Background: The part of an RNA shown here (small-subunit ribosomal RNA, central domain) has 348 nucleotides and comes from an uncultured bacterium. Its Rfam family is "Bacterial small subunit ribosomal RNA". The coordinates come from a structure-prediction model, not an experiment, and the mean pLDDT is 81.
Context: one part of a larger RNA
RNA sequence: CUGGGUCAUUCCGCGCCGUCAGCUGACAUAUUAGUCAGAGUGAAAUGCCGGGGCUCAACCCCGGAACUGCCUUUGAUACUGGGUGUCUUGAGUUCGAGAGAGGUGAGUGGAAUUGCUAGUGUAGAGGUGAAAUUCUUAGAUAUUCCCAAGAACUCCAAUGGCGAAGGCGGCUCACUGGAUCGAUACUGACGCUGAGGUGCGAAAGCGUGGGGAGCAAACAGGAUUAGAUACCCUGGUAGUCCACGCCGUAAACGAUGAAAGCUCGCCGUUGGGACCUGUACUGUUCGGCGGCGCAACUAACUCAUUAAUCUCUCCUGCCUGGGGAGUACGGUCGCGGCAUUCGAGCUC
Numbered sequence: 001c002u003g004g005g006u007c008a009u010u011c012c013g014c015g016c017c018g019u020c021a022g023c024u025g026a027c028a029u030a031u032u033a034g035u036c037a038g039a040g041u042g043a044a045a046u047g048c049c050g051g052g053g054c055u056c057a058a059c060c061c062c063g064g065a066a067c068u069g070c071c072u073u074u075g076a077u078a079c080u081g082g083g084u085g086u087c088u089u090g091a092g093u094u095c096g097a098g099a100g101a102g103g104u105g106a107g108u109g110g111a112a113u114u115g116c117u118a119g120u121g122u123a124g125a126g127g128u129g130a131a132a133u134u135c136u137u138a139g140a141u142a143u144u145c146c147c148a149a150g151a152a153c154u155c156c157a158a159u160g161g162c163g164a165a166g167g168c169g170g171c172u173c174a175c176u177g178g179a180u181c182g183a184u185a186c187u188g189a190c191g192c193u194g195a196g197g198u199g200c201g202a203a204a205g206c207g208u209g210g211g212g213a214g215c216a217a218a219c220a221g222g223a224u225u226a227g228a229u230a231c232c233c234u235g236g237u238a239g240u241c242c243a244c245g246c247c248g249u250a251a252a253c254g255a256u257g258a259a260a261g262c263u264c265g266c267c268g269u270u271g272g273g274a275c276c277u278g279u280a281c282u283g284u285u286c287g288g289c290g291g292c293g294c295a296a297c298u299a300a301c302u303c304a305u306u307a308a309u310c311u312c313u314c315c316u317g318c319c320u321g322g323g324g325a326g327u328a329c330g331g332u333c334g335c336g337g338c339a340u341u342c343g344a345g346c347u348c
Stems, first nucleotide, its partner, number of pairs: 004319003017197001021193003025087005031081001033080002035076005040070002048064006090190001091187003094183004102176007109153001113149003118144003124135002161168002205246006214240002219235004257315001259313001260311002265292009275283001321348003330341003
């Protein structure tokens, strides 16, 4: 480069913004760069095809096609390009409305847990399959009041909502992002994707300083067991929490990249709108979240307007037998653990 593929298989991007780049709405107009056609040129030999001559062949001769190219020139004008002008459907702006665990910061609330002081009270309590380690006459467990601390927010709660993804859940306030619906007006293709790159990115982990109730790697003990470096029990340190900085990975999953349009239906739910009526119900219309299901697709399972259907659609990432191996070496990055990029020999 070509071809095929991209749920599951060998293979599939965490997401956003956006550069180069690729692709890109309707109409008119002129242009003719691409494009198409004619003319010119493209030496001979070689090569190819068809004949012929040396007894054949090599070799030689004749004819044809070809020379896929180039440049100038003459035309064609559908398409593509660039130029000019117009448009509103794509995209965006304005106004109005309601919804939401979207984000950041500050404040605040109750229940529970643990601990402390005090009261009542007396011999057990914990824990388990059964026990023991453990706590307890220096008064435990239980119970009552006050106080303190840290962390998480029961019910509501849902197939629910919001967010690009990671993710987000007590309440209040401040600041703030996005989406939806409706309306008329405005801009007039301003769009889509996006190699590199930038920032975001669960948990664990790392650095510095705080904090530490509960839980709990490591660790200790008690059991179990043939053993038990486990499962069970009693304890328990990092950590979990906060601030700032790093790390940059996950079964980061819908195992399904993003965008546009088209293609039978039924049921539920969520946020709006219009109409009807006094509301509700029913029907209708946009946006989301689900269940089933036709055609189609698929090896099948399944999927099926939230497609895995269809489009001579568009852009991008990735894959090319198993192992070796996401390893070695080198590079980049990191405080570090690592991460990232990424082979070959050999073997089946």